[in-house]
Molecule: c-di-GMP-I riboswitch aptamer
Organism: Chromatiales bacterium
RNA sequence: CGCCGACCAGGGCAAACCCGUCGCGAGACGGGGACGCAAAGCCACCGGUCUGGGGGUCCUUCCUCCAUGACAGCGGGGUUGCCGGC
Repeated sequence: CGCCGACCAGGGCAAACCCGUCGCGAGACGGGGACGCAAAGCCACCGGUCUGGGGGUCCUUCCUCCAUGACAGCGGGGUUGCCGGC
C1' cells in the first nucleotide's frame, strides 16, 4: 500500500418508540432508548424513495417541471479511518 473480516483489543455509532425545539412538509437537532451496523464516519455526483408547489392527464392512476427541498441506516460512487489476518 492492497485485499479480506474469522479471531483479539480498545471501543464507536444508534433503528423503532417517547419527550422537547425547528420546519407547510419529508425531515433535522437535543435528551432518553437500542433494532441493528466493520465504516450505520463524511460527501447529494448517478439511480431510487419521500416532501412542498406548478402543469399535463377521462377523476383516480400516472407523467413532467420547479425547490439555496429531504433521506448518506435504499443502492452505486468518491473520500477518510481503528484492530486483526494474508